[in-house]
RNA sequence: CAGCCGGACCGGACGGUCGCUGACGCCUUCACCGGCGGCAGAGGAAAGUCCGAACUCCGCAGAGCAGUGUGCCGGAUAACGUCCGGGAGGUCCGGUUCAAGCCGGGCCGACGGAAAGUGCCACAGAAAACAUACCGCUUGCGAGCCCUGUGGGUUAGUCCGCGGGGUCCCCAUCGUGCCGUCUUUGCGCGAUGGGGUGCAAGUAAGGGUGAAAAGGUGCGGUAAGAGCGCACCGCCUGUUUAGUAAUAAACGGGGCAGGGCAAACCCCACACGGAGCAAGACCAAAUAGGGGACCAGUCCGGGAGCGAUCCCGGCACGCGCUGGCUCGGCGCGGAUGAGUUCCGGGUAGGUCGCUAGAGCCGCACAGUAAUGCGCGGCCCAGAGGAAUGACCGUCCCACCCGCAAGGGCGGACAAAAUUCGGCUUACAGGUCCGGUUGCCUC
Numbered sequence: 001c002a003g004c005c006g007g008a009c010c011g012g013a014c015g016g017u018c019g020c021u022g023a024c025g026c027c028u029u030c031a032c033c034g035g036c037g038g039c040a041g042a043g044g045a046a047a048g049u050c051c052g053a054a055c056u057c058c059g060c061a062g063a064g065c066a067g068u069g070u071g072c073c074g075g076a077u078a079a080c081g082u083c084c085g086g087g088a089g090g091u092c093c094g095g096u097u098c099a100a101g102c103c104g105g106g107c108c109g110a111c112g113g114a115a116a117g118u119g120c121c122a123c124a125g126a127a128a129a130c131a132u133a134c135c136g137c138u139u140g141c142g143a144g145c146c147c148u149g150u151g152g153g154u155u156a157g158u159c160c161g162c163g164g165g166g167u168c169c170c171c172a173u174c175g176u177g178c179c180g181u182c183u184u185u186g187c188g189c190g191a192u193g194g195g196g197u198g199c200a201a202g203u204a205a206g207g208g209u210g211a212a213a214a215g216g217u218g219c220g221g222u223a224a225g226a227g228c229g230c231a232c233c234g235c236c237u238g239u240u241u242a243g244u245a246a247u248a249a250a251c252g253g254g255g256c257a258g259g260g261c262a263a264a265c266c267c268c269a270c271a272c273g274g275a276g277c278a279a280g281a282c283c284a285a286a287u288a289g290g291g292g293a294c295c296a297g298u299c300c301g302g303g304a305g306c307g308a309u310c311c312c313g314g315c316a317c318g319c320g321c322u323g324g325c326u327c328g329g330c331g332c333g334g335a336u337g338a339g340u341u342c343c344g345g346g347u348a349g350g351u352c353g354c355u356a357g358a359g360c361c362g363c364a365c366a367g368u369a370a371u372g373c374g375c376g377g378c379c380c381a382g383a384g385g386a387a388u389g390a391c392c393g394u395c396c397c398a399c400c401c402g403c404a405a406g407g408g409c410g411g412a413c414a415a416a417a418u419u420c421g422g423c424u425u426a427c428a429g430g431u432c433c434g435g436u437u438g439c440c441u442c
Base pairs, nucleotide, nucleotide: 001438002437003436004435005434006433007432008431009430010429012395013394014393015392016391017390018389020041021040022039024037025036026035027034043413047424048423050422051421052420053419054418055276056275057274058273067272068271069270070269071268072086073085074084075083076082087111089108090107091106092105093104094103095102096101112267113266117265118264119261120260121259134207135206136203137202138201139200140199141198144167145166146165147164148163149162150161151160152159153158168196169195170194171193172192173191174190175189176188177187178186215233216232217231218230219229220228234256235254236253237252238251239250240249241248242247280352281351282350283349290343291342292341293340294339295337297315299314300313301312302311303310304309317333318332319331320330321329322328359378360377361376362375363374365372366371396411397410399408400407401406
């Protein structure tokens, strides 16, 4: 200097003009409206709504069953499935060992139980769990017959016994017989060497299959092999030591049982009432609907109808007009009334909840850290179906055009809606820190 990995941070800059939203101040107004002024006005994820809380209401959630979730240990926290530290495991790199393994460093994550039970393990493979045997490796294949070694009996022929090789097929070499006029050749036989098939048994080293194969590596051992034996590693088990613990180490015993899957059922331990700011509280219109109180005759005559009741007329009563007042006159009215008045609930609408908070910044202290605590400073959107924008100039960055000067176009992902703590996902470009590898220079 470059690449890769991990972590932290920034998320175009400055100035001007015109707008938008909010609360405040001033002017005007009875008030509303309006005008002016300065101030404040999206994010690291505001997103997904996946966890955990605050807050609010329903309600009082005791037990059992069902269901859901969490799951190594310790700590942090209001809480968490989050975070921090540790342990064990996996994986990569480096070192070391004959090898297995061990040591150091980086990275990864739903990491209780597979020795309670049930179930599953595709394809391939002999076999996927009461083990088994495809290739391979190893041993054997009687009697009879042929060749051969040796012991004994017998005058001998020969008999009895103990061994070795062969026996089936193929190939090569050598010898030999037959057919054929001769050669090549063909059909046989024997010897030697090599290879192969079948049957029975041993084996689980090696090969092969698979994601996974019944402890691993090395040496010995064996017909070939095998924990068959030994050493080391792993595993099981006991004790001791260290540690809060998970766990680790040392020593002793055991040749090794118990393949994997619980993000299959399941078992164990622990936790869990529900709904969500459209929560919820307060004020409260018109209309409709509910309830209470009040309102002038239970008058006379006639008619219709089975009747309840209805129609007509009269008188009384109430209201209006006329009118100074009374009488009078005229008009209207009547409980099956949208009559008068009062009460309560809900809706529209309004107000609160609403943003000073598990808040932000700095310093000091405790702690490996997450974090806690103390002091000082700061106030940082809170709305209405929703403001946070547009333009101009200078600069930065990316892309395109151009030899250049310069010109054009653009600025990642995405935008609050009760509020916090996390997780996950998206993100152009850039800055810083740490680790590692490579190259160059000294």
This is a predicted structure of a 442-nucleotide RNA (Bacterial RNase P class A) from a Terriglobia bacterium. The sequence was found by an Rfam model in a public genome assembly. Of the family's consensus pairs, 93% are formed in the model. Its Rfam family is "Bacterial RNase P class A". Rfam classes the family as a ribozyme. Its mean pLDDT, the model's own confidence on a scale to 100, is 75. Lineage of the source: Bacteria > Pseudomonadati > Acidobacteriota > Terriglobia.